[in-house]
RNA sequence: GCGGGCGUAGUUUAGUGGUAGAACAUCCGCCUUCCAAGCGGAAAAUGGGAGUUCGAUUCUCCCCGCCCGCA
Numbered sequence: 001g002c003g004g005g006c007g008u009a010g011u012u013u014a015g016u017g018g019u020a021g022a023a024c025a026u027c028c029g030c031c032u033u034c035c036a037a038g039c040g041g042a043a044a045a046u047g048g049g050a051g052u053u054c055g056a057u058u059c060u061c062c063c064c065g066c067c068c069g070c071a
Stems, first nucleotide, its partner, number of pairs: 001070007010024004018054001026042005047063005
């Protein structure tokens, strides 16, 4: 330099046009003499920009980052 794949919560991920879900972690409460475990609840995310569309995490293009292959 060329080609391909991936990017969603603090972490691991589901969802592939119509209100973004879960698990672990964090915080609050319950329980306990205390801690842990358990139970209930809360906060928290679509890498950035543009386009298509009534509507984009999803489709298209550019950029950024990571990974793989070729040179």
Molecule: transfer RNA
Organism: Minisyncoccia bacterium